Molecule: transfer RNA
Organism: Daphnia magna
């Protein structure tokens, strides 16, 4: 330099054909123990990397930018 896919809660994925963003670990609370852990009941957390466009309507399509990957010269 040219192609090829990634980017979604604190982590590790999911989201069918565009139509209310999910689960698991992880974090708090509760009640349980003598007490912790674990297993139970319950909640908090993501403007879905950024910016534009297509569309009633975008994590999803479409182009550009970053940022990290793989290959090719």
């Nucleotide at each position: 330099g040219g192609u090829c896919g990634c980017a979604u809660g604190g982590c590790u994925u999911a989201u069918a054909u565009g139509g209310c963003a999910a689960a698991g670990c992880g974090c708090c609370u509760g009640a349980u123990u003598a007490g912790u852990a674990a297993g139970c009941a319950g909640g908090a957390g993501a403007u879905c990397a950024c910016g534009a466009g297509u569309u009633c309507g975008a994590g999803u399509c479409u182009c550009g930018u970053u940022g990290g990957g793989a290959u090719c010269u």